Purine riboswitch aptamer from Viridibacillus soli, 102 nucleotides, folded computationally.
The coordinates come from a structure-prediction model, not an experiment, and the mean pLDDT is 76.
It matches the Rfam family "Purine riboswitch aptamer". The literature on the family includes a 2003 paper in Cell by Mandal et al., "Riboswitches Control Fundamental Biochemical Pathways in Bacillus subtilis and Other Bacteria".
The sequence was found by an Rfam model in a public genome assembly.
RNA sequence: UUAUAAUGACUGAGUUACCCUCAUAUAUAUUCGAAAAUAAGGUUCGGAUGUCUCUACCAAGUUGCCGUAAAUGACUGGACUAUGAAGGUGGAUGAAGACGCG
Numbered sequence: 001u002u003a004u005a006a007u008g009a010c011u012g013a014g015u016u017a018c019c020c021u022c023a024u025a026u027a028u029a030u031u032c033g034a035a036a037a038u039a040a041g042g043u044u045c046g047g048a049u050g051u052c053u054c055u056a057c058c059a060a061g062u063u064g065c066c067g068u069a070a071a072u073g074a075c076u077g078g079a080c081u082a083u084g085a086a087g088g089u090g091g092a093u094g095a096a097g098a099c100g101c102g
Stems, first nucleotide, its partner, number of pairs: 008099001010097002014093003017089003021085005026056001029049007041066002050057001058078001060076005
């Protein structure tokens, strides 16, 4: 240097994945432009702002309002995403400990 034999079972901090509950962000918000519908309607597309922030910026229900015009209002409940925290679950990895084996 190469080959061969042995390298086991146990405890196990930490890390990671998932689930759940919270916190922060954002109010699932505001605004602009273009096109479209018209009480059996109130829609679609695009841009900007908003976050120590990536993404998203919708849709459901209830109730108004607009007398045919160009414009929609209020209320209720519902998320996703980013980061952080607590708890839970099983898997992987695994500092270290003690026993054992060569």